This is a predicted structure of a 73-nucleotide RNA (transfer RNA) from a Pseudomonadota bacterium.
Model confidence (mean pLDDT): 83 of 100.
The RNAcentral record of the sequence draws on ENA.
Rfam family: tRNA. It is annotated as a transfer RNA.
NCBI's taxonomy places the organism under Bacteria, Pseudomonadati, Pseudomonadota.
RNA sequence: AGGGGUGUAGCUCAAUUGGCAGAGUAGUAGAGUCCAAAUCUAUUGGUUGCGAGUUCGAGUCUUGCCACCCCUG
Numbered sequence: 001a002g003g004g005g006u007g008u009a010g011c012u013c014a015a016u017u018g019g020c021a022g023a024g025u026a027g028u029a030g031a032g033u034c035c036a037a038a039u040c041u042a043u044u045g046g047u048u049g050c051g052a053g054u055u056c057g058a059g060u061c062u063u064g065c066c067a068c069c070c071c072u073g
Stems, first nucleotide, its partner, number of pairs: 001072007010025004019056001027043005049065005
């Protein structure tokens, strides 16, 4: 330099043919316990990497850039 892949909650990951952004875990509060732990209940938490475009509607499609990984030279 060229090609490919990934980027979503603090972390690990889903999201079907473009149609309400979710789960587990973690955090917080409560129950529980002599105090804790395990366990149970409730709950907080997101500019979907950063822009632009298409569309009634974009995490998803198109495109530029950024970060990381792999391949070729």